[in-house]
RNA sequence: GGGCCUGUAGCUUAGCCCGGUGGAGCGAUUGGCUCAUAACCAAUUGGUCGCCGGUUCAAAUCCGGCCAGGCCCA
Numbered sequence: 001g002g003g004c005c006u007g008u009a010g011c012u013u014a015g016c017c018c019g020g021u022g023g024a025g026c027g028a029u030u031g032g033c034u035c036a037u038a039a040c041c042a043a044u045u046g047g048u049c050g051c052c053g054g055u056u057c058a059a060a061u062c063c064g065g066c067c068a069g070g071c072c073c074a
Base pairs, nucleotide, nucleotide: 001073002072003071004070005069006068007067010026011025012024013023020057027045028044029043030042031041032040050066051065052064053063054062
């Protein structure tokens, strides 16, 4: 220098192919239960979807560029 893959909540991730309200588990907070703690039950809390632009009525999703990590070729 070239090619491919990955990037979504504090963590692990679904959704992306084929555009149409971003969800789950764990966690955190509060309450219930208990003599008390854990467990259990209920409620609440969660996201500039890596960044910038383009297309579109509408973009996590399609297109372009860039950034970070990984693999391969040279």
Molecule: transfer RNA
Organism: Thermoplasmata archaeon